RNA sequence: UGGUUAUCGAGAAAGGCGGAGGGACUAGACCCUGUGAAGCCUUAGCAACCCUUAGCACAUCCCAUCAUCUGGGAUUCUGAGAAGGUGCUACAUUCUACCUAACAUCGGUACAUGAUGAUGGGAUGGAUAACGA
Repeated sequence: UGGUUAUCGAGAAAGGCGGAGGGACUAGACCCUGUGAAGCCUUAGCAACCCUUAGCACAUCCCAUCAUCUGGGAUUCUGAGAAGGUGCUACAUUCUACCUAACAUCGGUACAUGAUGAUGGGAUGGAUAACGA
């Protein structure tokens, strides 16, 4: 740098430096911010992806054995933990945008087409972790 898989409505602070922006991009909204943004440092905390550990489900695979039984290991699953590697500590990934489902309102004689709004599902993008290249 790019790929695959998983998760993302919960949770969690303060101080110092700094000095105007920030909430990924683009667009629209909405919010945070001189009662101090981004960024950097220190300490603390949250979480449980890697990690440590215990099992049970006896589910799958492998090894030992001529075979059965049995034993061991690995994976998956369920708890507990938090030394280490990360990550995180406003607003759902702040919300919407693409597809789809039905609903409400408007327009229209009526249907069709359309516009606006909110709800559900999916995708794309994003963030984080692990694993490969």
Molecule: SAM riboswitch aptamer (S box leader)
Organism: Flagellimonas flava